[in-house]
Molecule: small-subunit ribosomal RNA
Organism: uncultured bacterium
RNA sequence: UAGAGUUUGAUCCUGGCUCAGAAUCAACGCUGGCGGCGUGCCUAACACAUGCAAGUCGAACGCGAAAGUGGAGCAAUCCAUGAGUAGAGUGGCAAACGGGUGAGUAACACGUGGGUGACCUGCCUUCGAGCGGGGGAUAACGUCCCGAAAGGGACGCUAAUACCGCAUGACAUCCUGCUUUUUAAUAGGUGGAGAUCAAAGCCGGGGAUCGCAAGACCUGGCACUCGAAGAGGGGCCCGCGCCUGAUUAGCUAGUUGGUGAGGUAAUGGCUCACCAAGGCGACGAUCAGUAUCCGGCCUGAGAGGGCGGACGGACACACUGGGACUGAGACACGGCCCAGACUCCUACGGGAGGCAGCAGUGGGGAAUUGUUCGCAAUGGGCGCAAGCCUGACGACGCAACGCCGCGUGGAGGAUGAAGAUCUUCGGGUCGUAAACUCCUUUCGAUCGAGACGAAUGGCCUUCGGGUGAACAAUCCGGAGGAAUGACGGUACCGAGAGAAGAAGCCCCGGCUAACUCCGUGCCAGCAGCCGCGGUAAUACGGGGGGGGCAAGCGUUGUUCGGAAUUACUGGGCGUAAAGGGCGCGUAGGCGGCCUCUGCAAGUCGACUGUGAAAUCUCCGGGCUUAACCCGGAAAGGUCAGCCGAUACUGCAGGGCUAGAGUGCAGAAGGGGCAACUGGAAUUCUCGGUGUAGCGGUGAAAUGCGUAGAUAUCGAGAGGAACACUGCGGCGAAGGCGGGUUGCUGGGCUGACACUGACGCUGAAGUGCGAAAGCUAGGGGAGCGAACGGGAUUAGAUACCCCGGUAGUCCUAGCCUUAAACGAUGAAUGCUUGGUGUCUGGGGUUCUAUAGUCCCCGGGUGCCGUCGCUAACGCUUUAAGCAUUCCGCCUGGGGAGUACGGUCGCAAGACUGAAACUCAAAGGAAUUGACGGGGGCUCACACAAGCGGUGGAGGAUGUGGCUCAAUUCGAGGCUACGCGAAGAACCUUAUCCUAGUCUUGACAUGGUUUGGAACCCUCUUGAAAGAGAGGGGUGCUCGCAAGAGAGCCUUACCACAGGUGCUGCAUGGCUGUCGUCAGCUCGUGUCGUGAGAUGUCGGGUUAAGUCCCUUAACGAGCGAAACCCUUGUCCUUAGUUACCAGCGGGUCAUGCCGGGGACUCUAAGGAGACUGCCGGUGUUAAACCGGAGGAAGGUGGGGAUGACGUCAAGUCCUCAUGGCCUUUAUGACUAGGGCUGCACACGUCCUACAAUGGCGCGCACAAAGCGACGCAAACUCGCAAGAGCCAGCAAAUCGCAAAAAUCGCGCCCCAGUUCGGAUUGCAGGCUGCAACCCGCCUGCAUGAAGCCGGAAUCGCUAGUAAUCGCGGGUCAGCAUACCGCGGUGAAUGUGUUCCUGAGCCUUGUACACACCGCCCGUCAAGCCACGAAAGUGGGGGGCGCCCAACAGUCCUGUCGUAACCGUAAGGAACAAGGGACCUAAGGCGAACUCCGUGAUUGGGACUAAGUCGUAACAAGGUAACCGUA
Repeated sequence: UAGAGUUUGAUCCUGGCUCAGAAUCAACGCUGGCGGCGUGCCUAACACAUGCAAGUCGAACGCGAAAGUGGAGCAAUCCAUGAGUAGAGUGGCAAACGGGUGAGUAACACGUGGGUGACCUGCCUUCGAGCGGGGGAUAACGUCCCGAAAGGGACGCUAAUACCGCAUGACAUCCUGCUUUUUAAUAGGUGGAGAUCAAAGCCGGGGAUCGCAAGACCUGGCACUCGAAGAGGGGCCCGCGCCUGAUUAGCUAGUUGGUGAGGUAAUGGCUCACCAAGGCGACGAUCAGUAUCCGGCCUGAGAGGGCGGACGGACACACUGGGACUGAGACACGGCCCAGACUCCUACGGGAGGCAGCAGUGGGGAAUUGUUCGCAAUGGGCGCAAGCCUGACGACGCAACGCCGCGUGGAGGAUGAAGAUCUUCGGGUCGUAAACUCCUUUCGAUCGAGACGAAUGGCCUUCGGGUGAACAAUCCGGAGGAAUGACGGUACCGAGAGAAGAAGCCCCGGCUAACUCCGUGCCAGCAGCCGCGGUAAUACGGGGGGGGCAAGCGUUGUUCGGAAUUACUGGGCGUAAAGGGCGCGUAGGCGGCCUCUGCAAGUCGACUGUGAAAUCUCCGGGCUUAACCCGGAAAGGUCAGCCGAUACUGCAGGGCUAGAGUGCAGAAGGGGCAACUGGAAUUCUCGGUGUAGCGGUGAAAUGCGUAGAUAUCGAGAGGAACACUGCGGCGAAGGCGGGUUGCUGGGCUGACACUGACGCUGAAGUGCGAAAGCUAGGGGAGCGAACGGGAUUAGAUACCCCGGUAGUCCUAGCCUUAAACGAUGAAUGCUUGGUGUCUGGGGUUCUAUAGUCCCCGGGUGCCGUCGCUAACGCUUUAAGCAUUCCGCCUGGGGAGUACGGUCGCAAGACUGAAACUCAAAGGAAUUGACGGGGGCUCACACAAGCGGUGGAGGAUGUGGCUCAAUUCGAGGCUACGCGAAGAACCUUAUCCUAGUCUUGACAUGGUUUGGAACCCUCUUGAAAGAGAGGGGUGCUCGCAAGAGAGCCUUACCACAGGUGCUGCAUGGCUGUCGUCAGCUCGUGUCGUGAGAUGUCGGGUUAAGUCCCUUAACGAGCGAAACCCUUGUCCUUAGUUACCAGCGGGUCAUGCCGGGGACUCUAAGGAGACUGCCGGUGUUAAACCGGAGGAAGGUGGGGAUGACGUCAAGUCCUCAUGGCCUUUAUGACUAGGGCUGCACACGUCCUACAAUGGCGCGCACAAAGCGACGCAAACUCGCAAGAGCCAGCAAAUCGCAAAAAUCGCGCCCCAGUUCGGAUUGCAGGCUGCAACCCGCCUGCAUGAAGCCGGAAUCGCUAGUAAUCGCGGGUCAGCAUACCGCGGUGAAUGUGUUCCUGAGCCUUGUACACACCGCCCGUCAAGCCACGAAAGUGGGGGGCGCCCAACAGUCCUGUCGUAACCGUAAGGAACAAGGGACCUAAGGCGAACUCCGUGAUUGGGACUAAGUCGUAACAAGGUAACCGUA
């Protein structure tokens, strides 16, 4: 020392991405009251107009105006003053500081600590000595000349603290001797001879003395000269520290060293000559890129990481490049010379310039201020001083750019106002917020007063002291006084007035504090990550509300943090990224024992020095506070010096034997290399026997064979490989297998002897290194890439088959890679055990060579404790506990790719990126789901059967088409005779056309007009509707007038209405998996966790049914049972049912009296429970068989449908959120449509016939229904039906005839006496109405169809099949639906296959769950990158050429003031010339970097494109690695 979001259905881990924090020289958006303190071109070291930024000294020197004023003069003009002023010039000092910037620089540039025995130093301080005497010039100035200008020239005059000699001169310098310190003398001290070098004056004061005076002289100050020292400053040298890249590995000729010389203040290859051949580098030279460095600043717990803006120190630079001059100091920002680029002026001849000083301008840019005031303060320069100069500095101004502080009011105030917003319509919220009342007045505005900074300096007065001869002058100290302020009438203070003038920004899905309404509808948009938006968005936009911060708030950029995500503190590498393929071995790193000895490098301690100031921290103080500022303390280094300690490490020495090694004796082994050699098998050749096939496959074919194959026997040839072969052996790994011999490596065991740490690891390096491949030469039986053929297939460049070349084999040489794996580097030590096996040794028993048991080693397996691990797992053969060394990793993709380099004959190998892109990629385990995985099991699932569908005609539903409309819904199973249990109108639906209504056809409430209600008539119209008229007066209260209730009506307001949309907003209901046996929970236990266990296992069952076992024990929903029905019996009860016995009666009939036996009815019981027996089984559960029984193992049938799945179906049954509609999407009416018909499909009916059809006759049901009804009988009609009614609210009457069946007869295999469609005519019934569009009857007509392709459906017993009956709906309409009974089979006793399902297990890259996932080419778009004929530009170096100015050297004839010399001349200087060096430039050959480039290559990403199906399941040929 804080974490969070995001990979998954969920989990743990790995791992990246993202967020919350702090900071900022910031910028942008919105907003903006005040003050203080700071900060303000990060880009173009781009270019600059204008002004200013370095001058000063008259106490160094010479010269010297003008305006103005006064005077004179007629005037020109002169004089005085201004004034020795202004001014420039000579000279001195300063200008090398201060100020700016960060281009260059990877360096002794900087930091830190040292050295200088190798140095310099103006001004300043201290000390010593001195300052004598001369000379010649020259600016300014004057005159003249040239030039546009800048400027220049000639002649002439002149001064100095300018310049030059001379004198003097040591404790100076040079030379040299001695001596001291020292590692070392160029240092110190002390001698010696000689040589060399100085100077300048100026300004005051002064009594005596001298002088005409100036002055001498005395004195003071300043200046000057020589020297010594100091302080401060600087130069040079050294140790250490100081960015990235090895896809930069070698660099270097002045290079490294020496000698000598030159040069410098000084060391030094700094330069030169000669000599030697060195120097640097893996501890990273050279090269490339980037970059001023530090104190510090930001961040961080720290260690670190990032930064170097302001302030301070250092460095570098001053338009670019080069050079020197002057000077104490420069190679000089506001100096000089030259070259170059640029700009300006120009009379075109020539000149001028350098804001990276302060302001300012243009430009660039996202972006950075005033052409302000003042020298009052601080500091600097000059000056004796006054003072002058100072864009240093002090101030002000601009900018919310930052930090800090203050304010925008305070208290009270509920009708919880208005308004807004939300609402469940009640209300809630904004909200004490406002209004209102009382109070205060910071800040701002106005008015008034008004500072500190300023006196320690200078000046004046005065006092004391020093110096001095002096009371002068000067210096020092004290007291007093006057003057001086840019800021600034500012800070601060006061007054009056009045809440008066002062709040915004961002956010509200999670992270992350804060929620609602409307709009929008994958659109518009948002977004830091995850992600929102496709009609109910807390995620977009707006409103309301809320949260946060606040004169700011957000966004963007950047840095650190979080990130232990480069891990020193503090990570990893079996499977997540990561162990080198394996040895040997160099450097390096690490290394056994001893009371041993020494040293003291590391290490530890004390002290000293230093670590500037500022900053940070602490303490104290000053601004009202704070920021800010001041003072003090502390702290800060891998630093240096010195002293000490010696355990450990190290170094040196000595010793030891436990590590390591050598020798001796043994045993094992496919360890390696070479030579020789063997048999079995395949193939081929020859010969024999023998005949028609062989071979091959899922099935085939190609192929071989009558020229004799295959098969079989014999002989021969040739190559390759070696049965026995094991979780056995050997080897470092790759790898090694017949036998014998030779050569040879390693390990192991035993007993001793020897050496004495000789060791471990191992970057570089080097060797070995499967297969494939390459080169050359051999060899070639079998196998066999490529290739050919045959199959398969939609295709099949494959899998399968027949052939077959390289290759496989040998020799020699390359290649150097593999999933080279134990996916596990090497070495050493330590840490419970069990059990195999190989190979040695020992013991015991023993005659023993065998064997048993035990023990000690070395290998190799399995299981497993502790421990470890994310888990899986590992576990003395560690993935445990530790140490040492090496290699490697840091999200996925791009990519092991590109470029570069090295290697290779090639293939290629090694090394190895980036742009761009994604928010994941991944490991282990879990639950599911799935598998052309496995095991077990079930089901009319298949099989075995019976009957159908698919073909025909018709019915019906659907699609499609059509139409004004053909209303809507249902869509694999699980839509399609479904909603619809029945569309002529109605139904019915805005489905169409037309006509109408608007508070409405319907509900509730309110206001209002009239009237009870209600009934009737008329006009118009298709009706609805519109309009007119008449009758009628009720109930309650009240005397009446009138009022009220209810109903109708007029007008109006709220509202009604909607089969309009959304079944993907919903409830309810339903289908389906499936009547399948499953689905869960509590507690406990196991696991980090998701989860597991229970529910698994062994049996058994229809069943998670039951039993046994068991870290589980129990429980629930399901299963079963309970319920209904049916099958047997009993009891009870007998009308309308029944009728055995008794009686009566009829043609006959339970018809009647009776009966309660039977059937039956309908209520209650009984019965069946694996209860009993035998067997099997675990003494179980249970199963098999049997007995009894009406029924036997759930007796048959039904109702009953777990957790859930399908966003399954239904908003058109109903209910309901939201949306839409409101003279219409509502309501009414008429007519039409839902019935339309080239066609397709589903479900049915009737058939195709003789097991039949027709005719006649005869028999037997059940279950229902009936008053808006069923209707007998009778009559009529061929019939449908009609007429008329008996009876019956029904065990009473009716529907009602059951039919198939049975008996007899006809038909005789045909489109028929089958079949009945279609059509015509005539009728019947229902109904307001049968045209579109009903049903039925009769007569006539008599279509297709002769058993149905691929395919497909139902059914296991009273079932299928077949036969009829009834009911609901309904006025009428049934081949549909729901029921009822009659007749009444066949087959299976199996689970291989198809389909579906259950349990266990396995694999998985699936989880929207295989209708999954997913790969590659191609096509399209877009993006970045590579290659590329070239092309454009940059960089540094190399070689050559030319060569400016300056410099150095040589020369120096034309020349020259100072010195020497009488002069000639000399010395010295110097123009010019030459040489060297060299900037810039030019040429050349290379290198390197960056652009660009027709075309081209792959890559990433994109919407639902194309082709296939490679991978994930045994992925349908297991997958993968290397290679061709």